Context: one part of a larger RNA
RNA sequence: GCUGGCGAGUUACUAGGUGUUGCAAGGUUAAAGGGUAUAAGCCCUGAAGCCGUAGCGAAAGCGAGUCUUAAAAGGGCGUUUAGUAGCAUUUAGUAGACCCGAAGCCCGGUGAUCUAUCCAUGGCCAGGGUGAAGCAGGGUUAAUCCCCUGUGAAGGCCCGAACCGGUGUAGGUGGAAAACUGCUCGGAUGAGCUGUGGAUAGGAGUGAAAGGCUAAACAAACCGGGUGAUAGCUGGUUCUCCUCGAAAUGCAUUUAGGUGCAGCCUCAGGUAAUGAAUUAUGGUGGUAGAGCACUGAAUGGACUAGGGGCCCGAGAGGGUUACCAAACCCAAUCAAACUCCGAAUGCCAUAAUUUUUAUCCUGGGAGUGAGACCGUGGGGGAUAAGCCUCAUCGUCUAAAGGGAAACAACCCAGACCAUCAGCUAAGGUCCCUAAUGCAGGCUAAGUGGGAAAGGAUGUGAAGUUGCAAAGACAAUCAGGAUGUUGGCUUAGAAGCAGCCAUCAUUUAAAGAGUGCGUAACAGCUCACUGUUCGAGUGGCUUUGCGCCGACAAUCCAACGGGGCUAAGCCGGCAACCGAAGCUAUGGAUAUAUAGAGUCAGAGAGUCAGGAGUUAGAGAGUCAAAGAGUCAAUUGACUCCAAGACCCUUAGACUCCAAGACCCUUUAGACUUUUAUAUGGUAGAGGAGCGUUCCACACAAGGAUGAAGGCGUACUGAAAGGAGCGCUGGACAAUGUGGAAGUGAGUAUGUCAGC
Numbered sequence: 001g002c003u004g005g006c007g008a009g010u011u012a013c014u015a016g017g018u019g020u021u022g023c024a025a026g027g028u029u030a031a032a033g034g035g036u037a038u039a040a041g042c043c044c045u046g047a048a049g050c051c052g053u054a055g056c057g058a059a060a061g062c063g064a065g066u067c068u069u070a071a072a073a074g075g076g077c078g079u080u081u082a083g084u085a086g087c088a089u090u091u092a093g094u095a096g097a098c099c100c101g102a103a104g105c106c107c108g109g110u111g112a113u114c115u116a117u118c119c120a121u122g123g124c125c126a127g128g129g130u131g132a133a134g135c136a137g138g139g140u141u142a143a144u145c146c147c148c149u150g151u152g153a154a155g156g157c158c159c160g161a162a163c164c165g166g167u168g169u170a171g172g173u174g175g176a177a178a179a180c181u182g183c184u185c186g187g188a189u190g191a192g193c194u195g196u197g198g199a200u201a202g203g204a205g206u207g208a209a210a211g212g213c214u215a216a217a218c219a220a221a222c223c224g225g226g227u228g229a230u231a232g233c234u235g236g237u238u239c240u241c242c243u244c245g246a247a248a249u250g251c252a253u254u255u256a257g258g259u260g261c262a263g264c265c266u267c268a269g270g271u272a273a274u275g276a277a278u279u280a281u282g283g284u285g286g287u288a289g290a291g292c293a294c295u296g297a298a299u300g301g302a303c304u305a306g307g308g309g310c311c312c313g314a315g316a317g318g319g320u321u322a323c324c325a326a327a328c329c330c331a332a333u334c335a336a337a338c339u340c341c342g343a344a345u346g347c348c349a350u351a352a353u354u355u356u357u358a359u360c361c362u363g364g365g366a367g368u369g370a371g372a373c374c375g376u377g378g379g380g381g382a383u384a385a386g387c388c389u390c391a392u393c394g395u396c397u398a399a400a401g402g403g404a405a406a407c408a409a410c411c412c413a414g415a416c417c418a419u420c421a422g423c424u425a426a427g428g429u430c431c432c433u434a435a436u437g438c439a440g441g442c443u444a445a446g447u448g449g450g451a452a453a454g455g456a457u458g459u460g461a462a463g464u465u466g467c468a469a470a471g472a473c474a475a476u477c478a479g480g481a482u483g484u485u486g487g488c489u490u491a492g493a494a495g496c497a498g499c500c501a502u503c504a505u506u507u508a509a510a511g512a513g514u515g516c517g518u519a520a521c522a523g524c525u526c527a528c529u530g531u532u533c534g535a536g537u538g539g540c541u542u543u544g545c546g547c548c549g550a551c552a553a554u555c556c557a558a559c560g561g562g563g564c565u566a567a568g569c570c571g572g573c574a575a576c577c578g579a580a581g582c583u584a585u586g587g588a589u590a591u592a593u594a595g596a597g598u599c600a601g602a603g604a605g606u607c608a609g610g611a612g613u614u615a616g617a618g619a620g621u622c623a624a625a626g627a628g629u630c631a632a633u634u635g636a637c638u639c640c641a642a643g644a645c646c647c648u649u650a651g652a653c654u655c656c657a658a659g660a661c662c663c664u665u666u667a668g669a670c671u672u673u674u675a676u677a678u679g680g681u682a683g684a685g686g687a688g689c690g691u692u693c694c695a696c697a698c699a700a701g702g703a704u705g706a707a708g709g710c711g712u713a714c715u716g717a718a719a720g721g722a723g724c725g726c727u728g729g730a731c732a733a734u735g736u737g738g739a740a741g742u743g744a745g746u747a748u749g750u751c752a753g754c
Stems, first nucleotide, its partner, number of pairs: 001754006011095013026051003032045005055062002065077004098236002101233001105226006116200009125190001127159003130155001134151006163187003168183004202218001204214003239688006249262005263368002265365006274358001275355010289341001290339002295335003299331003304325001306324002308321005371396003375392006401412003416587004421583003427577003430562003436574003440570003448564001454548002458545010475532001477530003481505003486500003511526001515524002588678005594673006601665003605661003609656006620645003626639005689743001691740007701731001708727005714721002
């Protein structure tokens, strides 16, 4: 990992709801007792207690009322009647409470055979080197000191095995090894190493101190217990079908991934007013827009206080100003916290129409309280973000189908089932790939099929304005002169470095000069004019489609591809394709209305069956009122007895069986007809299938082969259910009910096999 088993809302009590059964102004027994021998049962006693029948008040208390209060006032809570007990189910609470899961806390014990330190008693340290003190001899001295030579043997001395350690590096890393191996390295007579025996322990020991060590695990060992600790956290939670169907919001929270209340969902009951949409009408408001009338902001001008500069003046004062500038005026602006104005939508109301009551109330059960994106209106940010945060709509969430190549949130459209039928939506119609043609324009860029400021005799359309048969534009030929080298400046400045001026003459025309050029001239050229030619030629504006601007990392890689000059773009016409949309045909389920039919149920009436028991003329049953006895809360008994009921030979009573006819009624079931609906996560509600066991019925079936297993072409809307064959070798089907250890794919689940 796979397969097969096992594996999670249980039980008790209390409380609420719903369903159902019994009895009902009542309901019910608990403990206990008695009976019964098919028995954890059943039957009978047992009224203690509980709930209900009356409430109000803190209470005394009063009572259909009561409390407050001075109050007959007002107000609060009540009064107009249905409960109670069992069973089932659902939810809550208390318990481990759906299951598994901590790290931990406390209590009692077990550990110092590992390791830390200590105690007692033993053991061990090849070899080599150095050579302290002391001592001896000699020298020296007055004598010491001191020096030399020997001797001597010291030392947390030196080198280096055993022994102890573990420095560096390489290997190893599911290892040879849960700490090792190789090489290298430190100590090696000492604070040395080591054997044996012993001591100290869990908030404690021991520690040359690292939170180290205390049996491969230590910021509090291990074992058992409290213990199923707790877990607002993670994971898992097992059969089917049908109906409806959310939320990711508000307020609060030692609250933010939890929870409470509300909102939104569902189920049941109830009321008959409502709800929603559209239209019309009447209101409401200060947004968008707009405006400058207020509050502010802000530009230019005019006018003019005040101030600054300059000048005159001893001062006072005056003058002046290309400075600053209030108020007023003119022109033109701006505003979320400005408004003389002011929509659309919205909201409220009324009416009509449409609409399966969709609304509202009461109660049971929830889930949700991490939302996401698109469009629109705002705030924050950088008028950034697949950004954050509001509002509003849609979609996804919880929605499949078609389109967008692929693509939760975009466009179209909401899947009950079937069909080898049809029509459409978005989007498409050359091929991949279902389906296309026509006519008219545009584009030449593969633009289409990515992009800005900016740039450009690209090209189409429209407009406007020049010149032009008295000859334009372009091209050709010719002229383009004179005063004059204008003046100044300058070394020079002659049209052409620069400054100033920019006239006049001759002319068809010609600038005191458009550009090139020279040291300066020269030279070339232009403007301007004439000739040749013979019809259009310039400027500007608006607009359609194109061009440049255009640079990214593995290969085309910026149409899905092929490929396309339309198979691109614009507008038009006519077709077609295209979805689980719509239609057609058949079927299923739910809901609703109405009609018809059948049946059942309920109520009233009439008739009727079987079995058993019973009585007889004054008998029976019940018994008010009164009297008495006992008890003392209403009760029981006795006497007397008003009155009531029943019986006459076919009735009465009990049990069994539940019938027939007729009438009324409908809220039930079925059939038929019609209409509408049937996507769905969390979740609410409904109906079923299957497993094990039990009771009853049947007691079918079974060695001529049960259950189980394997196979299979049958059947049901599903869970499922049959038949047959093989296997298997002894049980077990079906019906009606009951009770649960009742359904497996996931929990790093658990056990086994492979």
Large-subunit ribosomal RNA, domain II from a bacterium, 754 nucleotides, folded computationally. RNAcentral holds the full RNA, with entries from ENA. The prediction has a mean pLDDT of 81. It matches the Rfam family "Bacterial large subunit ribosomal RNA".